Two RNAs folded together computationally: RNase P RNA and transfer RNA, 435 nucleotides in total. Its mean pLDDT, the model's own confidence on a scale to 100, is 78.
[in-house]
RNA sequence: AGCGUGUGAGUGAGGAUCGCCGAUGGCUUAUGCCACCGGAGGAAAGUCCGAGCUCCGCAGGGCAGGGUGCCGGGUAACGCCCGGGCGCUGAGAAGCGACGGAAAGUGCAACAGAGAGUAGACCGCCGAUGGCCGCUUGCGGCACAGGCAAGGGUGAAAGGGUGCGGUAAGGGCGCACCGGGCUUCCGGUAACGGGAGUCGCAAGGCAAACCCCACCCGGAGCAAGGCCAAAUAGGGGACAGGGAGUUGCUCGCUCCAACUGAGUCCCGGGUAGGCCGCACGAGGCUGCCGGCAACGGUAGUCCUAGAGGAAUGAUCCUCCCCCGCGAGGGGACAGAACUCGGCUUAUUUCGCGCGCUCGUC
RNA sequence: GCGCCCGUAGCUCAGUUGGAUAGAGCGCGUGCCUCCGGAGCACGAGGUCGCAGGUUCGAAUCCUGCCGGGCGCA
Numbered sequence: 001a002g003c004g005u006g007u008g009a010g011u012g013a014g015g016a017u018c019g020c021c022g023a024u025g026g027c028u029u030a031u032g033c034c035a036c037c038g039g040a041g042g043a044a045a046g047u048c049c050g051a052g053c054u055c056c057g058c059a060g061g062g063c064a065g066g067g068u069g070c071c072g073g074g075u076a077a078c079g080c081c082c083g084g085g086c087g088c089u090g091a092g093a094a095g096c097g098a099c100g101g102a103a104a105g106u107g108c109a110a111c112a113g114a115g116a117g118u119a120g121a122c123c124g125c126c127g128a129u130g131g132c133c134g135c136u137u138g139c140g141g142c143a144c145a146g147g148c149a150a151g152g153g154u155g156a157a158a159g160g161g162u163g164c165g166g167u168a169a170g171g172g173c174g175c176a177c178c179g180g181g182c183u184u185c186c187g188g189u190a191a192c193g194g195g196a197g198u199c200g201c202a203a204g205g206c207a208a209a210c211c212c213c214a215c216c217c218g219g220a221g222c223a224a225g226g227c228c229a230a231a232u233a234g235g236g237g238a239c240a241g242g243g244a245g246u247u248g249c250u251c252g253c254u255c256c257a258a259c260u261g262a263g264u265c266c267c268g269g270g271u272a273g274g275c276c277g278c279a280c281g282a283g284g285c286u287g288c289c290g291g292c293a294a295c296g297g298u299a300g301u302c303c304u305a306g307a308g309g310a311a312u313g314a315u316c317c318u319c320c321c322c323c324g325c326g327a328g329g330g331g332a333c334a335g336a337a338c339u340c341g342g343c344u345u346a347u348u349u350c351g352c353g354c355g356c357u358c359g360u361c
Numbered sequence: 362g363c364g365c366c367c368g369u370a371g372c373u374c375a376g377u378u379g380g381a382u383a384g385a386g387c388g389c390g391u392g393c394c395u396c397c398g399g400a401g402c403a404c405g406a407g408g409u410c411g412c413a414g415g416u417u418c419g420a421a422u423c424c425u426g427c428c429g430g431g432c433g434c435a
Base pairs, nucleotide, nucleotide: 001357002356003355004354005353006352007351008350009349012319013318014317015316016315017314018313020039021038022037024035025034026033027032041333045344046343048342049341050340051339052338053221054220055219056218065217066216067215068214069213070084071083072082073081074080085099086097087096088095089094100212101211105210106209107206108205122152123151124148125147126146129145130144131142132141133140134139135138160178161177162176163175164174165173179201180199181198182197183196184195185194186193187192225276226275227274228273235267236266237265238264239263240260241259242256243255244254245253246252283302284301285300286299287298288297289296290295320331321330322329323328362434363433364432365431366430367429368428371387372386373385374384380418389405390404391403392402393401411427412426413425414424415423
C1' cells in the first nucleotide's frame, strides 16, 4: 500500500424560545394549573424462523399436510450459534456449501448425434478364420460374411483414467500405478481419516422431479384473554291488573294450552365506557471460575418509554465532523404498539483488534 | 396481527408438469393504395420476462432473499 476478518460508535456539545406524552407531589377538584423527573433503534423494519404468555382442543396411536437433513456441542427453543469433518474457490489470510438416499420404485434428458442408459458401427481400424480373384503355392489383393468401442465426429453428458504387454485389429484381455466397491485392523464420542487384504469394475447424471429414510410440528393470536359495568331495547321472577271457577259477597286459592300496556321492585347476560394484561425480564453491566468456543456458574451492581391509532417535536445562535481555494454544500438508514432469542434487509461517516500478500528501508 | 395472490413489448394478455427463435391483439415506423386523410394490404422495429443469488447441461418456469402492487379475515 492493497486485501481478509471480527467488533464498536452512530444529528454530537452548549444556550434561548415555543410545544407533546407519561409518572410523582401540590392547589383546585367537571377539569385545569404549577413544580420536578423520565421519554425510540441497531436495525424499533421485513414478518422469515423459534419461544414465553393467553384462550380453545386433546386417552393413546396412525394417515394426510408442512418443515429440517455431514458429525458433536450450546440453548427455553430454533431453519440460530460454536467447534470439527468432507468438498469447491482463492497465491494467501479466508470464503462458500439444501452436505441423507440414484444397488426400493416411477420418471426426465430439447437440439445434435450411428447410439442417451438391460448402449452404439456414421467416419474409421482389422479381415487372423471362412469366401472371391490373381499367381511366384504361400504370399498378394478384394472388403462378401464377420470382428473391433482404440482413434475421429455429435453432445452438458458416450458405460473408470494413464502407461506397458498382448492382439488380425482391439478390448481389464493381462499387468503396474491412480480412482472405485467389499472385508478387516488402528485412531477418533462421531462425521471421517490412515493401513492391509480382496474384487477387473458391477453401481453414469438429476431427488431446489415424484419419491424413500430419519427426526420435528395441535389450532389461534394481546382486537389473545380476565375483571368492573351505564343509558336504551329485550329476557326471567315477584308485586299489581283483567276474565272464569271455587259458596251469595269480599279476601284468599286455582285456572287462562303460551293473558296484559304506559306501572313498581329484583335477578342475570351482552353493549358503550373503565381497569388489568403492560414494562423486573430465558434482563443489562463489571469481576472471578469452568470451557478451544458458542455458552454455563457465581458475587456485586443497575432499573431504563409504554398511552388513545399513537407523544418523543420545531425555530434560532455558537461550536463540532466531512468535501471545497472560496462562495457554499453535506452529516445516513430509519420511528416503539404484549414481550423475548435469532436470521435477513437498509445504513453518510468515523474508529479499534487480529491476520494475509506485495513493495521499500 | 394473521393469511393469500400478482409482476412478461408503450397498453391489454398468452406462455409456468424446465428445452434455447419468448408470442398474440391494439398501438408505433416504412412502403403500396388515394387528389389528401382514414380504412385496407405488405414488411419491420420494439423485451434486464420486477431485482439479486442458487439448483440444473439448460430457468420466464424450480428454490431462497429482497422490491413494488393488490386482496381476504379478525